[in-house]
Predicted 3D model of an 89-nucleotide RNA (Glycine riboswitch aptamer) from Microvirga vignae.

RNA sequence: AUGAUCCCCGCGGAAGAGACCGGGCUUUGCCCGGCGCCGAAGGCGCAACCGCCCCGGAAACGCUCAGGCCAAAGGACCGCGUGGGAGCU
Numbered sequence: 001a002u003g004a005u006c007c008c009c010g011c012g013g014a015a016g017a018g019a020c021c022g023g024g025c026u027u028u029g030c031c032c033g034g035c036g037c038c039g040a041a042g043g044c045g046c047a048a049c050c051g052c053c054c055c056g057g058a059a060a061c062g063c064u065c066a067g068g069c070c071a072a073a074g075g076a077c078c079g080c081g082u083g084g085g086a087g088c089u
Stems, first nucleotide, its partner, number of pairs: 001089001003088001005086004009081005018035001020034006036069003042065001043063003049057002
């Protein structure tokens, strides 16, 4: 100097499924019980693949523990940035 990669920060986008039933309370909500449902926080499992081996990494697949089922919030992930950092060339 440069621009691929990763993390943080900021901005924008971002799906699914109960405004369910009964009860209680300090009632825009929370708690207890019941039935049903969703997958894209997190978690766990399998595995293509990466890696000479070991160690290890690894999905938006599977489970549904957790979470969620009007809106709002949250939200994997995606895009952007005279932003901050790591690291490579």
Source information: RNAcentral holds the sequence, with entries from Rfam and Ribocentre.